Large-subunit ribosomal RNA, domain VI from a Bacteriovoracales bacterium, 253 nucleotides, folded computationally.
Context: one part of a larger RNA
RNA sequence: CGCAAGAAAUUUGAGAGGAGCUGACCUUAGUACGAGAGGACCGGGUUGGACGAACCUAUGGUGUACCGGUUGUGGUGCCAACUGCACCGCCGGGUAGCUAAGUUCGGACGGGAUAACCACUGAAAGCAUCUAAGUGGGAAGCCCCCCUCAAGAUAAGAUUUCUAUUAAGGACACUCGAAGACGACGAGUUUGAUAGGUUGGGUGUGUAAGUUCAGCAAUGGAUUGAGCUGACCAAUACUAAAUGUCCGUUUUG
Numbered sequence: 001c002g003c004a005a006g007a008a009a010u011u012u013g014a015g016a017g018g019a020g021c022u023g024a025c026c027u028u029a030g031u032a033c034g035a036g037a038g039g040a041c042c043g044g045g046u047u048g049g050a051c052g053a054a055c056c057u058a059u060g061g062u063g064u065a066c067c068g069g070u071u072g073u074g075g076u077g078c079c080a081a082c083u084g085c086a087c088c089g090c091c092g093g094g095u096a097g098c099u100a101a102g103u104u105c106g107g108a109c110g111g112g113a114u115a116a117c118c119a120c121u122g123a124a125a126g127c128a129u130c131u132a133a134g135u136g137g138g139a140a141g142c143c144c145c146c147c148u149c150a151a152g153a154u155a156a157g158a159u160u161u162c163u164a165u166u167a168a169g170g171a172c173a174c175u176c177g178a179a180g181a182c183g184a185c186g187a188g189u190u191u192g193a194u195a196g197g198u199u200g201g202g203u204g205u206g207u208a209a210g211u212u213c214a215g216c217a218a219u220g221g222a223u224u225g226a227g228c229u230g231a232c233c234a235a236u237a238c239u240a241a242a243u244g245u246c247c248g249u250u251u252u253g
Stems, first nucleotide, its partner, number of pairs: 001152001005163007015149004021049007033038001051106005059100004066093005071086006110144003117137004169247004173189005194240003197236005204228002210223005
C1' cells in the first nucleotide's frame, strides 16, 4: 500500500514445513516343521540405543550484585571493626536465571488408493486363463490421521461485536517483563501492585557486631542456628508511572 467505511476480537485452511528410525529379551513354544541337529510364521508383553521437543521438581554445572574462611600489603589516628588492591587475590558453599550429563514426553493407532505379488468370476479360444468387461487382498513407500506456520490464498475467505464522528480505536510518552539486537510482542500508567522501596516469608551461608565469662596469651564459651542474605513468593501506594499530545472523521469510485 492492497483486501471499496473505519475498528477490536475469534477463526476456516488453499498451500508449506516438521516428524517418520531401530535392537534385545520374555511369552506363544522347545509348539508347527524336521529322522535328528535344529527351530519358526502370526499374535501379546517388557526394556534399550540413536534422534527430537519441552522443562528445572529431583541429580549436577554455572552463578565476578549472596554468605563464610584466609594470605600479603595499603587506608579509615590507634585497639577492635570495616575496607581498597593482588585473576572474583586464593579457597569452601550457594538463591533465581540459564543449562545437561538430568527429568518428562514423542515416532504410534487407524483409514483410503496402490506397487511387486496373490486371488474371484470370466470370455475372446465349448477347455484353460488374475483381465479383455467386472470384483477383492496386498508395503517402512503415496494421500490422510499427529505437530507447526498459514487469507498478499490479489480467487485477498468466514463469524461476532463496536463506531456513526472531538467516534470506535490506535500511536506517542512514562513504569516494566520468565518478550527482546533494534523494531516487535506482552503487563501496566493513580478507577494503579508495573518497577523500586518497605514489611513478612522463603532460600543460602553457618553461630555477626557489641558485651560478658575462662585463659598470661593464642584462643575458646555464653548471649545465638546468630547476623547477613541478588534475581524467589506475598502484602503494602512510601517513590516513580503528572496534567497530557497526536492520528483516526463528515455516509464511504